[in-house]
RNA sequence: GAGUUUGAUCCUGGCUCAGGACUAACGUUGGCGGCGUGCCUAAUACAUGCAAGUCGAACGGGGUGCUUCGGCACCUAGUGGCGAACGGGUGAGUAACACGUGGGUGAUUUACCCUUUGGACUGGGACAACUAACCGAAAGGUUAGCUAAUACCGGAUAUGACCACGGCCCAUAAUGGGGCAGUGGUAAAAGAUGGGGAUCUUCGGACCUAUCACCAGAGGAUAAGCCCGCGUCUGAUUAGCUUGAUGGUGGGGUAAUGGCCUACCAUGGCUCUGAUCAGUAGCCGGCCUGAGAGGGUGAACGGCCACACUGGAACUGAGACACGGUCCAGACUCCUACGGGAGGCAGCAGUAGGGAAUUUUCCACAAUGGGCGAAAGCCUGAUGGAGCAACGCCGCGUGAAGGAUGAAGGUUUUCGGAUCGUAAACUUCUUUGAUAGGGGAAGAACGCACUUCGGUGAAUGAUUGGAGUGUUUGACGGUACCCUAAAAACAAGUCACGGCUAACUCUGUGCCAGCAGCCGCGGUAAUACAGUGGUGACAAACGUUGUCCGGAAUCACUGGGCGUAAAGGGCAUGCAGGCGGUUCGGUAAGUCAGGUGUGAAAUCUUAGAGCUCAACUCUGAAAUUGCACUUGAUACUGCCGAUCUUGAGUUCGGUAGAGGAAGGCGGAAUUCCUGGUGUAGCGGUGAAAUGCGUAGAUAUCAGGAGGAACACCGGUGGCGAAGGCGGCCUUCUGGUCCGAUACUGACGCUGAGAUGCGAAAGCGUGGGGAGCAAACAGGAUUAGAUACCCUGGUAGUCCACGCCGUAAACGAUGAGUACUAGGUGUUGGAGGUAUUGACCCCUUCAGUGCCGCAGCUAACGCAUUAAGUACUCCGCCUGGGAACUACGGCCGCAAGGCUGAAACUCAAAGGAAUUGACGGGGGCCCGCACAAGCGGUGGAGCAUGUUGUUUAAUUCGAGGCAACGCGAAGAACCUUACCCAGGCUUGACAUUCCCGGACCGCCAAUGAAAGUUGGUUUUCCCGCAAGGGACCGGUGAACAGGUGCUGCAUGGCUGUCGUCAGCUCGUGUCGUGAGAUGUUGGGUUAAGUCCCGCAACGAGCGCAACCCUUAUCUCUAGUUGCCAUCAGGUAAUGCUGGGAACUCUAGAGAGACUGCCCGGGACAACCGGGAGGAAGGUGGGGAUGACGUCAAGUCCUCAUGGCCCCUUAUGUCUGGGGCUACGAACGUGCUACAAUGGCCGGUACAGUGGGCUGCGAAACAGUGAUGUUUAGCCAAUCCCAAAAGCCGGUCUCAGUUCGGAUAGCAGGCUGCAACUCGCCUGCUUGAAGUUGGAAUCGCUAGUAAUCGUGGAUCAGCAUGCCACGGUGAAUACGUUCCCGGGCCUUGUACACACCGCCCGUCACGCCACGAAAGCUUGUUGUACCAGACGUCGGUGAGCCAACCCGCAAGGGAGGCAGCUGCCUACGGUAUGGCAGGUGAUUGGGGCGAAGUCGUAACAAGGUA
Repeated sequence: GAGUUUGAUCCUGGCUCAGGACUAACGUUGGCGGCGUGCCUAAUACAUGCAAGUCGAACGGGGUGCUUCGGCACCUAGUGGCGAACGGGUGAGUAACACGUGGGUGAUUUACCCUUUGGACUGGGACAACUAACCGAAAGGUUAGCUAAUACCGGAUAUGACCACGGCCCAUAAUGGGGCAGUGGUAAAAGAUGGGGAUCUUCGGACCUAUCACCAGAGGAUAAGCCCGCGUCUGAUUAGCUUGAUGGUGGGGUAAUGGCCUACCAUGGCUCUGAUCAGUAGCCGGCCUGAGAGGGUGAACGGCCACACUGGAACUGAGACACGGUCCAGACUCCUACGGGAGGCAGCAGUAGGGAAUUUUCCACAAUGGGCGAAAGCCUGAUGGAGCAACGCCGCGUGAAGGAUGAAGGUUUUCGGAUCGUAAACUUCUUUGAUAGGGGAAGAACGCACUUCGGUGAAUGAUUGGAGUGUUUGACGGUACCCUAAAAACAAGUCACGGCUAACUCUGUGCCAGCAGCCGCGGUAAUACAGUGGUGACAAACGUUGUCCGGAAUCACUGGGCGUAAAGGGCAUGCAGGCGGUUCGGUAAGUCAGGUGUGAAAUCUUAGAGCUCAACUCUGAAAUUGCACUUGAUACUGCCGAUCUUGAGUUCGGUAGAGGAAGGCGGAAUUCCUGGUGUAGCGGUGAAAUGCGUAGAUAUCAGGAGGAACACCGGUGGCGAAGGCGGCCUUCUGGUCCGAUACUGACGCUGAGAUGCGAAAGCGUGGGGAGCAAACAGGAUUAGAUACCCUGGUAGUCCACGCCGUAAACGAUGAGUACUAGGUGUUGGAGGUAUUGACCCCUUCAGUGCCGCAGCUAACGCAUUAAGUACUCCGCCUGGGAACUACGGCCGCAAGGCUGAAACUCAAAGGAAUUGACGGGGGCCCGCACAAGCGGUGGAGCAUGUUGUUUAAUUCGAGGCAACGCGAAGAACCUUACCCAGGCUUGACAUUCCCGGACCGCCAAUGAAAGUUGGUUUUCCCGCAAGGGACCGGUGAACAGGUGCUGCAUGGCUGUCGUCAGCUCGUGUCGUGAGAUGUUGGGUUAAGUCCCGCAACGAGCGCAACCCUUAUCUCUAGUUGCCAUCAGGUAAUGCUGGGAACUCUAGAGAGACUGCCCGGGACAACCGGGAGGAAGGUGGGGAUGACGUCAAGUCCUCAUGGCCCCUUAUGUCUGGGGCUACGAACGUGCUACAAUGGCCGGUACAGUGGGCUGCGAAACAGUGAUGUUUAGCCAAUCCCAAAAGCCGGUCUCAGUUCGGAUAGCAGGCUGCAACUCGCCUGCUUGAAGUUGGAAUCGCUAGUAAUCGUGGAUCAGCAUGCCACGGUGAAUACGUUCCCGGGCCUUGUACACACCGCCCGUCACGCCACGAAAGCUUGUUGUACCAGACGUCGGUGAGCCAACCCGCAAGGGAGGCAGCUGCCUACGGUAUGGCAGGUGAUUGGGGCGAAGUCGUAACAAGGUA
């Protein structure tokens, strides 16, 4: 920096990603080289080999070879010396002076090495080896004897050293520092080799000389010991620890200080600045990361420490308590003759095991280094090299240039193409690496021999230093490097491609298989799975996993927060601590500056250099931010001393107050008791009931009892630290505020622990108990009602004393101080002005509210009472859940409180604000929404549609409103999609290619038909021709075809909210932003209609208007329509002439606009009334349907993506059947139930329409449907063609002269056909039904109701649908309620938007955790037992060569074995602590699919 909480936004906050690194591992792949690195696990166990020896110039002996027999050379077990304490490994232990850093050592040591001084005299006795004997399986051992030394011992000497004594001097911060002199005491030594003139000689030598070795000192260097300051992980759910403990004195011990050890004495020492305990861990230079500060880490390289099978111990030594030494104990392994022995790879290789995982039983001492040696040299798994491993870093290569028909092929496609792609082929060129051949280094210095110049020396000898010459030495390795040869020849993969994040398509799959770091993909069009093609990134590697840092300002020193997101302790007092007013002086601890030392090397940085470059390596510089010492500075802080008054406090005078405690008093009310009056109810609720009451209630009057609380005043008024405090009086008592004087002189602020106070409820003891009231009982409500409501009612509420210690203990805001605009109320005080006085007004101090600027804030908001600006101190937070939990501890009588985790789980949880939606929230308004009316449905029969059922099939769709007389404006066949059966397969239909032919028609057979088979007839058009075209038939192939699926892939069309008044945009403004404003407000309207106002100004889609129709009139026109006037004619009729007036027809216009008047209103919009008018306030009706909602409906109207099927079908043709079934249910209708009626007779008046395969008059036949025959009419001409009504009659309230279902018979019509399954007619039959339960529908005027008529579809079939006219009402007070809708506002945990969200028990599965009788493991404490080896002490009668005494024997000194004391490892017994494992059962928790029960929360969530 990004992703992820939301519909969207801002914030908080977690999770995740991109980067770098790695001793890595795993997967896929793998050409070369250089430089590095390579058991992180089992400090598990180890076979085998090697890793520490060397010296014969210390010593005796032995052996081998050679020999001129004189000896020479070489090897070596042993004695002896030096080394083995280095080098190499590992990180178990260790939280410590272990490490780092800086000091101290006046408290010390240091072999070998260097410098220097002095010395090295004289004696002695042994023991190995060896020999002999013996024991043992072995390892090994015993006894006796011989022998050498640079082994051991005695004596001498003592410059000097050390010790003791007392004395003196110097130095120091200082203790065991330095020096001087004296006395006394103590302790040394070793030789070897080379050479040699003189002298001596036993011929070895003595002696001299050189070198090496040796002794005692001094100094140095190196190495080490000890001490100190500072730094160095986590846990307080570890708070007290300690008896050698803290100190002193004496003694011991050590190289050395010291309780290091011991005896005695004293009683100390450490600790909240974290002792003790527990856990974890080697520390550092460094390494990784990071801008840095930090964080993590401690492989390789380097320094220190610790360890060496586990535990303990000492010996030797300069050095060890010793990796390849010793002793003991233990575990393990091996050998054994069973008696006893041997061993220690955390050296190099290697093995087993463990594990995700880590190499060769290699070469060489050539180089570097180490040990020994005089040296040659020997030894060296240190080291130098090679081997294995892409484990890491670095470098190189896998070819380069040209090459378009943009080849083939792959992929894709909109079929045109695009892409892989200059990529390939092909041409030219190059040869690094690999291969083969040839040449071929550096790393080598030393050593040895000789020559020469020097040193030592008497010396030409020896020895030694330098130079020169010659010669020898290479593991790597015939390696690096160079040359030559040939051919592009032998050398590329891995991961990714939804976003983050660079890179996209096709196919397969179909919530499957799978992916996934987070968000999330997959349920038939997946750029997210799998594969292909393509693309991107990196490249001999690429991914994954793990770990660390970063991003994370997500523990915040740099650099965060706490009103509402996590977070202020309930409040105060106050010890420690932190912080602290003014001035002066001193000091110099902090602070600042300079200098010195140190801060190892390597690393990092930098300038160069060397390998062809780089990695790598080398040289120099810088850096090492630190520590110490020292010299200065003195502003600030600290410290010391002094000063001041403003902070703080004291004094005096006032002051308001429900501040606290105790005692007393008062009235109103409730209840109860007594008595009176009085009678049937009272009480209670939404409505009731339980309850009380005729045994007298309620009501009312009087009297009495008792307890509790204090109306009015009363107030965002007062007091108190908070909790909290309210009648009146008295007593005691705390604090505040104001004014004023003097005094003290910083006495202050905060405050971890601690202490006190602390509502309500609760607990204990004892009282009290009127009212109220958990629990409980009853009555209601309810599906239930362990609730809400009602009637009762006990704890409790009250008092005293004692506990508890918590609350949304809230201003969700810690305390203190200072500063930073104002305005306005109110409480307490003081002052001023004015006034007769009060009030008012002004100023000021202290409180308490509201509004508001700057500023702050995520926003909301806060704003001198800060959430602003600063300082001081305290408390607290670090994702949600688990969890205000568990365990442990402390407190409590208990209830419980305080402290307070983890496993596991999720990717969120959350704050504020926004837009919607919703509310059993509010306000305003509308609608046949209710109300007021009229008529229906729901009951009957039938029609029709649907469900269900049935069926071979009963084709399919539509499903609340907005499916159900719907698609269907008309299923007998057809339709038809369904079923059965029979056929066809390029097909019933389209296009192309090929062949043939006109086609049509006719006949026969067969068949249910479709069809199949056969026969017959005929020969189109254009063109000169070739040929072409139309049509038909045939073969095959492309293809057709599908009412098959998906309306949740779609277009189009449609329904619905809704003809509701809304839905938006541009610019501007406001807001961090989502958004807001405009569109809200005041009026008004049918209307976002209009007016006014307004940070808005405008605009668009809607509304309205424009359109059609209807109502009036005018003009024009006048047939088929009309007929007033004129004329003619008839039985009658516009019948005729004629007319153009009227009606009408159909064109063009007019008319209505709140235009006029009055009133209201804001002088507006507009509203009410009126005039005129055919019509009046959108005149009536229609067409017209905004942005959008419902994944609404339709793939079966049509179109269409995809899928599926196809020469034995889901296609197509045909016959028959079905869609018409029928116990049941629902919707929509028709007809009725009758007298406002039925029937009969007579009689009158429409409009819209339709008509040539048609409408069909009249006439005739028939009871009738209808038939026959035909006139007229392609229609203002002819036809279809009215009913209710009116007049008269009859019926007289009945299941009827109502009603017509059902059924029988007989007919008619259409049609190929009327059985399943049409309509109509006549006669006969004459069912239910007497006005319809709950419920429900339509309608506000030419409307409802009622009456008939026409039309589409159609051969026929209408109670349906669409139209038409005739007759023609009732009612609307009004908007409380039901339903739907609009606007504003409010709440919200909803946004799939209340058909939302969501809680808890129960049931089931899985997971982790707690408790638990116990069982068990580890660790640790205490007490005791026992006690190996060993040091030290004691003893030492046994044993002993050196020295002493002694003639000797023997003794002494000294020592050894043995025994013994203290200490002590392992072990044992007992009993505690801590930690872990396990545990029948049990407890809650988390997660899980659409389980069960309710509905607690979110809206007034239906009881806030």